Model confidence (mean pLDDT): 85 of 100. Small-subunit ribosomal RNA from an uncultured prokaryote, 1449 nucleotides, folded computationally. The sequence is in RNAcentral, with records from ENA.
[in-house]
RNA sequence: GGCUCAGAUUGAACGCUGGCGGCAGGCUUAACACAUGCAAGUCGAGCGGAAACGAGAGGUAGCUUGCUACUUCGGCGUCGAGCGGCGGACGGGUGAGUAAUGCUUGGGAAUAUGCCUUUAGGUGGGGACAACAGUGGGGAAACGCAUGCUAAUACCGCAUAAUGUCUACGGACCAAAGGGGGGACGCUUCGGCCCUCUCGCUCAUAGAUUAGCCCAAGUGAGAUUAGCUAGUUGGUAAGGUAAAGGCUUACCAAGGCGACGAUCUCUAGCUGGUUUGAGAGGAUGAUCAGCCACACUGGGACUGAGACACGGCCCAGACUCCUACGGGAGGCAGCAGUGGGGAAUAUUGCACAAUGGGCGAAAGCCUGAUCCAGCCAUGCCGCGUGUGUGAAGAAGGCCUUAGGGUUGUAAAGCACUUUCAGUAGGGAGGAAAAGUUAGUCGUUAAUAACGGCUAACCCUGACGUUACCUACAGAAGAAGCACCGGCAAACUCCGUGCCAGCAGCCGCGGUAAUACGGAGGGUGCGAGCGUUAAUCGGAAUUACUGGGCGUAAAGGGUUCGUAGGCGGCUUGUUAAGUCGGAUGUGAAAUCCCUGGGCUCAACCUGGGAACUGCAUUUAGAACUGGAUAGCUAGAGUAUAGUAGAGGAGAGGGGAAUUUCAGGUGUAGCGGUGAAAUGCGUAGAGAUCGGAAGGAACAUCAGUGGCGAAGGCGACUCUCUGGACUAAUACUGACGCUGAGGGACGAAAGCAUGGGUAGCAAACAGGAUUAGAUACCCUGGUAGUCCACGCCGUAAACGAUGUCUACUAGCCGUUGGGUUCCUUGAGGACUUAGUGGCGCAGCUAACGCAUUAAGUUGACCGCCUGGGGAGUACGGCCGCAAGGUUAAAACUCAAAUGAAUUGACGGGGGCCCGCACAAGCGGUGGAGCAUGUGGUUCAAUUCGACGCAACGCGAAGAACCUUACCAGGUCUUGACAUCCUACUAAGUUUCCAGAGAUGGAUUCGUGCCUUCGGGAAAGUAGUGACAGGUGCUGCAUGGCGGUCGUCAGCUCGUGUCGUGAGGUGUUGGGUUAAGUCCCGCAACGAGCGCAACCCUUGUCCUUAGUUGCCACCAUUAAGUUGGGCACUCUAAGGGGACUGCCGGCGUCAAGCCGGAGGAAGGCGAGGACGACGUCAAGUCAUCAUGGCCCUUACGAGUAGGGCUACACACGUGCUACAAUCGCGAGUACAGAGGGAAGCGAACCUGCGAGGGUAAGCGGAUCCCUUAAAGCUCGUCGUAGUCCGGAUUGGAGUCUGCAACCCGACUCCAUGAAGUCGGAAUCGCUAGUAAUCGCAAAUCAGAAUGUUGCGGUGAAUACGUUCCCGGGCCUUGUACACACCGCCCGUCACACCAUGGGAGUGGGUUGCAAAAGAAGUAGCUAGUCUAACCUCAAACCGGACGGUUACCACG
Repeated sequence: GGCUCAGAUUGAACGCUGGCGGCAGGCUUAACACAUGCAAGUCGAGCGGAAACGAGAGGUAGCUUGCUACUUCGGCGUCGAGCGGCGGACGGGUGAGUAAUGCUUGGGAAUAUGCCUUUAGGUGGGGACAACAGUGGGGAAACGCAUGCUAAUACCGCAUAAUGUCUACGGACCAAAGGGGGGACGCUUCGGCCCUCUCGCUCAUAGAUUAGCCCAAGUGAGAUUAGCUAGUUGGUAAGGUAAAGGCUUACCAAGGCGACGAUCUCUAGCUGGUUUGAGAGGAUGAUCAGCCACACUGGGACUGAGACACGGCCCAGACUCCUACGGGAGGCAGCAGUGGGGAAUAUUGCACAAUGGGCGAAAGCCUGAUCCAGCCAUGCCGCGUGUGUGAAGAAGGCCUUAGGGUUGUAAAGCACUUUCAGUAGGGAGGAAAAGUUAGUCGUUAAUAACGGCUAACCCUGACGUUACCUACAGAAGAAGCACCGGCAAACUCCGUGCCAGCAGCCGCGGUAAUACGGAGGGUGCGAGCGUUAAUCGGAAUUACUGGGCGUAAAGGGUUCGUAGGCGGCUUGUUAAGUCGGAUGUGAAAUCCCUGGGCUCAACCUGGGAACUGCAUUUAGAACUGGAUAGCUAGAGUAUAGUAGAGGAGAGGGGAAUUUCAGGUGUAGCGGUGAAAUGCGUAGAGAUCGGAAGGAACAUCAGUGGCGAAGGCGACUCUCUGGACUAAUACUGACGCUGAGGGACGAAAGCAUGGGUAGCAAACAGGAUUAGAUACCCUGGUAGUCCACGCCGUAAACGAUGUCUACUAGCCGUUGGGUUCCUUGAGGACUUAGUGGCGCAGCUAACGCAUUAAGUUGACCGCCUGGGGAGUACGGCCGCAAGGUUAAAACUCAAAUGAAUUGACGGGGGCCCGCACAAGCGGUGGAGCAUGUGGUUCAAUUCGACGCAACGCGAAGAACCUUACCAGGUCUUGACAUCCUACUAAGUUUCCAGAGAUGGAUUCGUGCCUUCGGGAAAGUAGUGACAGGUGCUGCAUGGCGGUCGUCAGCUCGUGUCGUGAGGUGUUGGGUUAAGUCCCGCAACGAGCGCAACCCUUGUCCUUAGUUGCCACCAUUAAGUUGGGCACUCUAAGGGGACUGCCGGCGUCAAGCCGGAGGAAGGCGAGGACGACGUCAAGUCAUCAUGGCCCUUACGAGUAGGGCUACACACGUGCUACAAUCGCGAGUACAGAGGGAAGCGAACCUGCGAGGGUAAGCGGAUCCCUUAAAGCUCGUCGUAGUCCGGAUUGGAGUCUGCAACCCGACUCCAUGAAGUCGGAAUCGCUAGUAAUCGCAAAUCAGAAUGUUGCGGUGAAUACGUUCCCGGGCCUUGUACACACCGCCCGUCACACCAUGGGAGUGGGUUGCAAAAGAAGUAGCUAGUCUAACCUCAAACCGGACGGUUACCACG
């Protein structure tokens, strides 16, 4: 720094599962298309009336004298269609459009308002049109047409006219309708008038309600949309509207909006609220409520109080339907329902009982509004699926260390209960009214009518088999889902074996998976549980609250400056910001608090608080702002000086390079790691003086100077900018920053014209190299230089924006100034720069630290994971190159910074080692031996593979060993324990067989005893079990290998660091050594080093047999006597410690030299191997988990194989010869071994050996003659008198047995080989080299191994290089650690995005034509009831025509 999770939520969907109830919710997608039914009617108390139904009355006929049929009567109840009134503008649906003609909050003035309330008025007439019509026509239909009649609360005049409207203030103008109930007095044409009550009507007033209009603020995204606008902005006049207004028209003016984001594009109904959050915020706008918009799409008006009207009209369009083709009909985004779309969302239900609405005087009618019911775990809430007891801790399951544990009081069993569901019965409340009757009050002339109140009666429930209560029966009908590696609660077994699969992130799975699948167990929630999708949270991860920019992403290359932001001190003033109070508003619901009601809860409900807001008003004046008056500390000006590669122009200077001409002069020069290309006998290079020309300015020169940055360097002159210092005077905040904008801006590059000495991209040649389009060399063009333009970028860096103030110091240096004296290369102070160190503080650390990255303030720029990408597209700039602005798809779980420990480096320093070097001898070439690979085979058993496998396991394969192969056999087994039965154990002989084995047979009767039996052994049987050199060394123990006998590896306490870690262990010396000394925030300690142990080297003591012999005897001989002095043996001691001397060194540790000494600085050799590394080796030494085999992968047997053989490699032996070979003679060891053994002497064989046999369990005897050496002789450089392979023959020995397959001897044979390519190994002294001897294993079988002695060298200057190692330091993008990491092309597969001839759709601008319906204006034409005048017409109206506006196309 990103990614991810745990929380809450949802109109959800999907998977598994599903008992009941309450309360809510239910097309988020196609404003897609719709069959069918319903959703807006009502009034006869407005009217003419009577199609239907009913009651009644009258008549006629039949007649069974009270029934049927027909008919008449609008007189009655009623009422189809019609005229008329009111309502269809409400209620219900949806969210397409709309970023403001919308919404929210708060204001405003120029308005209308049916029904309601209040105050007034209500005279008298007229003409029609529907319905209707036994009329006449049209049409398929829808529906018309003509003629004739008629009523009204339909229509039209008249009268009256203010408080209304208009006004020129004189005046002018405007209305109406009746209906119903009851009725005394009076009148009457007998219809009524009239009175009263009530409903309706008219003109106005006021109110209420509702609606229209205006203003301010708020209300998405994009600048890769920067300019938009002609009725546009304003004015005057007129028109228009209910009303202000460019709303419309004419004229005039040229305005209006916009970086405080206009215009354009995309998206979106807004709000109360909802959800999340600690809050601030974020997301959202389902249900409920307010507003808006829409009603198939587009346009339009009419009517009306109200519409430009969801279930009205006209036109155009699309679609569907009917049609007789002429023409018509329709609009579910009302309730149900259908198709379609979709992951997905319900019944073509009941009722107007309640609430509400329309009409009506009312009864009432209508009402898919509404109330209810149905479906759905969609959500929230509640209840249940039983309770108590019950250990033999049952059975079963699972695990197991086989003991047990767990499931688990769980179950069973026993004793109870009955909520819910079931059956049956009972049974509230939602119902108030209205109506009838009676009483009373009001009104009235009235006791009538009407209205109010009271009482009684009557009646109204969709839901509904309601809620609720009671009874009955029986534990009876009712539990699942996800998870269990970490985050994150919960673990084991089996299966699988990078497969199948899991996964939110990290990641899991390659044979012991707590991560996959199953099981057991557990955890969580529970009628639900998980998954997916979405929002907020965590995320301070856009940071207002609450982040950053030196190196992690991030300071613009620099400066000037516009708008903007911010701004010194003082007095008074104002009141915009700011603060307090009050008033209005902030709908209800929601949230919160507190009461109440459903048994509780969810839910419903009363009250309160809150709604953080807006507006008005009032009070205050500290701060900010405004206007005003002052001040001088900020800033600036004047005066006098100072330093400087600051800039521009002009002049001209010396050194050097190169070239040219000339002189001298001769063979090379030049160049490199080494060379070559190149130049040169046509005279180079070198050298001398001369000339030309261009570019750059050595020394001075300095973490020195100047400049805003880029940058600026010889000298002189001219012009010019800035800085600093000192002292006074003046101006009076004039300041800081700075989006856009302007200017400057290295190098390279571009353009035009010059110039070109040197250098030098490109290019050419020569080298290097596998290649070398490079590095190196020889040449060389643009360019570098000048002038005038352009470009505008750099690691343009201090990777650190500018300005201001404050905050310990010390030491340099540049330019000024003050002051002091001892006048100097002086001291102190101060100021402007420029450096080093360092405190506090800051920082992730590194580091910064008065020149801040510290503490503050002001302003600007920039950042928000890595890649894609500073790229694409678009815009702007540029001649071009290109610059600037600047994304997305897709993809990853990281990328990055600083620091730490390691490892590594063809980084550095110090040091060591047979590491190199110096030497000696080998290997690699030959033959053979041996091991390995490979190949072959029935098998060639297995393991070991760089050093650290390969003469290794194997200290010894003819059988055995032996594990392998092909046969032939056994199955409780070859081996162990237990049980039962029997038998001593054992042994002789014969037969079959390759043997194992099988059959027959002889001898044998043991030991102990308490006399029962027991021990041991064998045979047979049974099952538990045995057995496996079968697999896994990557499940392990143990063991040894290796780095490496390298000097290292750690700990405790302390201390430093946020931490990983550091310190100690580093440093200076020294050592073989982290050995020691000194120093030191370390002080100590442990494992390693060293020492202690063994052998050896010297001496002493003790002891002398089998050892020894100086002296005395003696012998062939230490053979014997004698002796223990010496040698030797083997036990114990001494000795060596830098102890002594000198020098060096820090008065140290130590080093060098010396003395003495047998030995000198660890004397020599051995044993001894720190923490760890190599998943190094071994399951075949042994042990062992898991897996596998069990008449075989176990066991026995005989034979074969491990010994094969085109080949390759390792390790050795023997040689190639003369320092040798051969022959003869002759001398001297050490260490070992010996009883189924070593075996003397003697005899025998050419010999290997054989025969016989003494001695010896060994300092006594034997193996046992050591060999090289020495002496003499021979050979004479040759494939030999070298070399000995191979082969033939003959033998010996061991052994049951030498065919495969032993060793040795003799005779004969006599191969390769003449010193070994590239390469490579060992060794530093008694070592290498060379010579022999012995032992283990072993019947036999070494050129191997392990030991032993004899003879016995050469060389080391030194640490540059190769290899390995140690310490310190440095870099790192490595950490399975350089055998690391990692870049690009190509091939293949996949994902995303493009290009592509074109093509379809949407939206929009401009221009032109066109013009339905409708409205407005005009109007020659046609028609025309009321009123007026008059008898002709006018006015008015309708139709038609036309103009303007305008939809579709």